[in-house]
RNA sequence: CCAGACGGCCGGGCAGCCGCUGGCCGGCAACGGCUGGAGGAAAGUCCGGGCUCCACGGGAAUGCGGUGCCGGCUAACGGCCGGCGGGGGCGACCCCAGGGAAAGUGCCACAGAAAACAAACCGCCACACGCCCAUGGGCAACCAGGGGACGGGCAAGGGUGAAACGGUGCGGCAAGAGCGCACCGCGCCCCUGGCAACAGGGGCGGCAGGGUAAACCCCACCGGGAGCAAGACCGAAUAGGGGCGGCGGGCCGGGCGCGCGAGCGCCGCGGCCGGGGGCAUUUCCGCCCUGCCGUCCGGGUUGGUCGCGCGAGGCGCGCGGUAACGCGCGUCGCAGAGGAAUGGCUGCCCCUUGCGGCAACGCAAGGACAGAACCCGGCUUACAGGCCGUCUGGAUUU
Numbered sequence: 001c002c003a004g005a006c007g008g009c010c011g012g013g014c015a016g017c018c019g020c021u022g023g024c025c026g027g028c029a030a031c032g033g034c035u036g037g038a039g040g041a042a043a044g045u046c047c048g049g050g051c052u053c054c055a056c057g058g059g060a061a062u063g064c065g066g067u068g069c070c071g072g073c074u075a076a077c078g079g080c081c082g083g084c085g086g087g088g089g090c091g092a093c094c095c096c097a098g099g100g101a102a103a104g105u106g107c108c109a110c111a112g113a114a115a116a117c118a119a120a121c122c123g124c125c126a127c128a129c130g131c132c133c134a135u136g137g138g139c140a141a142c143c144a145g146g147g148g149a150c151g152g153g154c155a156a157g158g159g160u161g162a163a164a165c166g167g168u169g170c171g172g173c174a175a176g177a178g179c180g181c182a183c184c185g186c187g188c189c190c191c192u193g194g195c196a197a198c199a200g201g202g203g204c205g206g207c208a209g210g211g212u213a214a215a216c217c218c219c220a221c222c223g224g225g226a227g228c229a230a231g232a233c234c235g236a237a238u239a240g241g242g243g244c245g246g247c248g249g250g251c252c253g254g255g256c257g258c259g260c261g262a263g264c265g266c267c268g269c270g271g272c273c274g275g276g277g278g279c280a281u282u283u284c285c286g287c288c289c290u291g292c293c294g295u296c297c298g299g300g301u302u303g304g305u306c307g308c309g310c311g312a313g314g315c316g317c318g319c320g321g322u323a324a325c326g327c328g329c330g331u332c333g334c335a336g337a338g339g340a341a342u343g344g345c346u347g348c349c350c351c352u353u354g355c356g357g358c359a360a361c362g363c364a365a366g367g368a369c370a371g372a373a374c375c376c377g378g379c380u381u382a383c384a385g386g387c388c389g390u391c392u393g394g395a396u397u398u
Stems, first nucleotide, its partner, number of pairs: 001394010012349007020037007039369001043380002046378005051227004064223005069083005084098001085096004099218002104216002106212003121158002123154003129151002131148003135144003166184006185207001186205008231306004241297007249273005254267005275290005313332008350367007
């Protein structure tokens, strides 16, 4: 210097003017002053919690949903850190939904003989067996060598496929084949190391068991529901509900009082009728609603207040830990609106692009993604341009 890997950070700066908005102060008020005012993702709302209300006696089982190597961190997590295993890269480093496929069921397109009970398209095999053919020998049964894939044997090679019933080599055989052997793979057992996942070593087994569980399923663990429009408080007018008091036509029932008694009187305590209103209007019938006045109470729409900003808080230092993180000390005060403020203009500077210019420079345009709405920890996604650190491969010079 080129190419790359990983981690962290910034996300235009300064000044003036004019606005918007929370809080405090002053003012009767209008208003004024001081002070605070978006993000690394405020986003998606995908996980986990706080908080609030509702539900709920405990345990077990079943169902549903989620998670899934091991150890640690954390309030918790599907997050993070460290490790293990597998895969990729020359490397720094990156990726993995990474329990079980010898419990069972299912599926494996096309191609191919065959996609897992099994099977054979091309091919291989007769000095392996049976059979056939011709030749020679023999009286014959048959014998000899030669030929033939008919019965049959094989699965090594070719071919198909993402994947073909362990791989390579030697032996063996008619040809072959774990048929035998060595190594590798696989399974089981033991030993050693490690908290563990796992790793290393030894022995045994000739191989039984293709893949697929982001297919059903099995195993282990976890899980009440809804969400700040949660929820709490204050609460008019109108309408509706309830209590109390007063008043109200008739009948029946009931109750109370008086009377020796027939009976009389009182009572909205209950029912029926009447009365009033509605079904466009009138009559009849039918249906529906309904005491009046006063006063009090409770619920509650609009509205107001709270919830609502000191919290698993930020920063710095020290200590422990490989790290995530934890502990201690110090320090800081950092948006809280309620349909939603956080903006605009000007000047100088910075960056990018275009044009002009030999150049210095000048002119013009532009400055990513996006934007709080109860809060916090994560994940994921978006992002112009730029900065820093560590590391890898290569080139050149010394």
Predicted 3D model of a 398-nucleotide RNA (Bacterial RNase P class A) from an Acidobacteriota bacterium. It was read from a public genome assembly, where an Rfam model found it.